[in-house]
Context: one part of a larger RNA
RNA sequence: CGAUUGUUCAGGAACUAGGCACAUUAACCCCGUAACUUCGGGAGAAGGGGUGCUCUACUUCGGUAGAGCCGCAGCGAAUCGCGUCAGGCGACUGUUUAACAAAAACACAGGUCUCUGCAAAGUCAAAAAUACGACGUAUAGGGGCUGACUCCUGCCCGGUGCCGGAAGGUUAAAAGGAGAGGUUAGCCGCAAGGCGAAGCUUUGAAUUGAAGCCCCGGUGAACGGCGGCCGUAACUAUAACGGUCCUAAGGUAGCGAAAUUCCUUGUCGGGUAAGUUCCGACCCGCACGAAAGGCGUAACGAUCUGGGCGCUGUCUCGGAGAGAGACUCG
Numbered sequence: 001c002g003a004u005u006g007u008u009c010a011g012g013a014a015c016u017a018g019g020c021a022c023a024u025u026a027a028c029c030c031c032g033u034a035a036c037u038u039c040g041g042g043a044g045a046a047g048g049g050g051u052g053c054u055c056u057a058c059u060u061c062g063g064u065a066g067a068g069c070c071g072c073a074g075c076g077a078a079u080c081g082c083g084u085c086a087g088g089c090g091a092c093u094g095u096u097u098a099a100c101a102a103a104a105a106c107a108c109a110g111g112u113c114u115c116u117g118c119a120a121a122g123u124c125a126a127a128a129a130u131a132c133g134a135c136g137u138a139u140a141g142g143g144g145c146u147g148a149c150u151c152c153u154g155c156c157c158g159g160u161g162c163c164g165g166a167a168g169g170u171u172a173a174a175a176g177g178a179g180a181g182g183u184u185a186g187c188c189g190c191a192a193g194g195c196g197a198a199g200c201u202u203u204g205a206a207u208u209g210a211a212g213c214c215c216c217g218g219u220g221a222a223c224g225g226c227g228g229c230c231g232u233a234a235c236u237a238u239a240a241c242g243g244u245c246c247u248a249a250g251g252u253a254g255c256g257a258a259a260u261u262c263c264u265u266g267u268c269g270g271g272u273a274a275g276u277u278c279c280g281a282c283c284c285g286c287a288c289g290a291a292a293g294g295c296g297u298a299a300c301g302a303u304c305u306g307g308g309c310g311c312u313g314u315c316u317c318g319g320a321g322a323g324a325g326a327c328u329c330g
Stems, first nucleotide, its partner, number of pairs: 001325001004322002007319002010316002014314001019311001027051005036041001038148001052069007070074001084307005089301002094106002110146007122132002149296001151294002154226003159223002161219005168214003174208002179203005186195003227245005254288001255285001266282005
């Protein structure tokens, strides 16, 4: 000197991003125990008191009651919960980034949509298989979204998707074969060349022709979307009201400076001597909003945020120690 470790006057979070770390608490018995609540919980809530030994009496033989004794201290050492208030998120127990993340992420029971009638749908790339699904059969199996529970889940089908429809338009292969070309027996021509049947061959119009698309409907717990400007009330302000433009329809309930609010440390209230955080309100929601669910919610959480009690070397601000190291000698 660093690490480890015990202790410390007075103060007690003044430390710090943050009580990180430390300390406090602690066993058993008795008393007592709030809000809230899904009536199970919350709860070991919280908060108090007791605990040794001797004698006596009683005893269900576990103890109980009375009298006394000792110590600073009686769960005499060790083992051995700190507790509380409020809020966010997620219902919960679980799962996860083996080796920087354990969470609000994943899962979950529950909800809902959709596919699938069995050689099921779906899966193993295709193919195959006496494969899985399943030795199951729609109260079953696959897929998507949501995520206990309570109260609910609004409007828009114009676009995209999906489902249904089939009159018309468009449309492939195929069918069809009007017509056209090549070749040449032959014919014409003195020749050059011309014409040219059948066959073969190269093409090829009309016409017929499914699904799809166009078209007509439906469908949001399908992908998604859910306005602007101007005026108006007998102070002012504001606008229940009116006008106008656009749209498929213009955001309903609930919530709201929020894990979402830029301006912003918004404004008001609470808590503090003092509060960019926190809690309660307001609503001007830059840019919440209803199963990419909305709002609540008891219980739960090595979760996150804020407050207070207790407690402490975290600090004011350090001190003096211990046993090992470092260091010196050997």
A computed fold for a 330-nucleotide part of an RNA from a seawater metagenome, annotated as large-subunit ribosomal RNA, domain IV. The coordinates come from a structure-prediction model, not an experiment, and the mean pLDDT is 86.